Notes
Transfer RNA from Planctomycetales bacterium 71-10, 73 nucleotides, folded computationally.
[in-house]
RNA sequence: GGGCGAUUAACUCAGCGGCUAGAGUACCGUCUUCACACGGCGGGAGUCACUGGUUCGAAUCCAGUAUCGCCCA
Numbered sequence: 001g002g003g004c005g006a007u008u009a010a011c012u013c014a015g016c017g018g019c020u021a022g023a024g025u026a027c028c029g030u031c032u033u034c035a036c037a038c039g040g041c042g043g044g045a046g047u048c049a050c051u052g053g054u055u056c057g058a059a060u061c062c063a064g065u066a067u068c069g070c071c072c073a
C1' cells in the first nucleotide's frame, strides 16, 4: 500500500428497512436469612463508533472517516 471482517448498556453479545432497540452477566432496591451467599420479584443504565447520503421511514442500505483484528504485498 491492497483485501476482508468487527464497532449496539459497565462487560459478553442478539437484533427482516417499520411502535418507545433487547438478552445474559454486572449494578441498585426489595423478599427470603441471625447475617452472607444462592434464589424470587422489580428497577436504572444506550449520541446503535463518527460524518454525510438513499428512503415516507435507517442500528439495519450506500459512501467516506476513525479504532481494532486477520490475510496479501
Base pairs, nucleotide, nucleotide: 001072002071003070004069005068006067007066010025011024012023013022018056027043028042029041030040031039049065050064051063052062053061

It matches the Rfam family "tRNA". Taxonomically the source falls in Planctomycetales (Bacteria, Pseudomonadati, Planctomycetota, Planctomycetia). The coordinates come from a structure-prediction model, not an experiment, and the mean pLDDT is 82.